[in-house]
Record summary: Predicted 3D model of a 160-nucleotide RNA (Lysine riboswitch aptamer) from uncultured Lawsonibacter sp. Of the family's consensus pairs, 100% are formed in the model. Its mean pLDDT, the model's own confidence on a scale to 100, is 79. The organism belongs to Lawsonibacter, within Bacteria.
RNA sequence: GAUAGAGGCGCGGCUUCCAUGCGUACUCUGAGACAAGGCCAGGCUGCCGUUUCAGAGGAGAGGGGCAGCCGCCGAAGGGGAGGCGCAGAGCCUGAUGCACUUCCCCUGGGCCGUGGGAAAACAUCCCCCGGACUGUCACAGAUCACAGUGGAGCGCUAUC
Numbered sequence: 001g002a003u004a005g006a007g008g009c010g011c012g013g014c015u016u017c018c019a020u021g022c023g024u025a026c027u028c029u030g031a032g033a034c035a036a037g038g039c040c041a042g043g044c045u046g047c048c049g050u051u052u053c054a055g056a057g058g059a060g061a062g063g064g065g066c067a068g069c070c071g072c073c074g075a076a077g078g079g080g081a082g083g084c085g086c087a088g089a090g091c092c093u094g095a096u097g098c099a100c101u102u103c104c105c106c107u108g109g110g111c112c113g114u115g116g117g118a119a120a121a122c123a124u125c126c127c128c129c130g131g132a133c134u135g136u137c138a139c140a141g142a143u144c145a146c147a148g149u150g151g152a153g154c155g156c157u158a159u160c
Base pairs, nucleotide, nucleotide: 001160002159003158004157005156008073010072011071012070013069014068015067017065018064026057027056028055029054030053031052032051033050034049037048038047039046040094041093042092043091044090045089076107077106078105079104080103081102082101083100085098086097087096108134109133111131112130113129115127116126117125118124136151137150138149139148141146
């Protein structure tokens, strides 16, 4: 340098089904009130009334669960900076959200817990910190057994 592997409630993606979202958003009808407001912000156009109550109808997305299939062991996740595309009526600028991508930084892994963030949510996910556990290497002790301290995956093991 190349190849192949290991850690286990291991990581991620896709699909069917299911629950939630929710009798919510929204549409129609009826009755009432209001009027220069509304369509993410600003500008120029364009379009549309706004709102309360009652009745009738009535979703989806994101996130989640089981199962199956696929790709894998920096699997993957997070943060920062940049590029590019889409979105809400059109154009410009901006903000926000999502997808893809480049560079840099952090995290070995899952679990439990305080706090914080996202979300409709007590589901779930993410982050800091703490705890025990687990895998790996080093150090040093020990007859074996056993047990201690420390480090990080740009690591470890095997073969060539």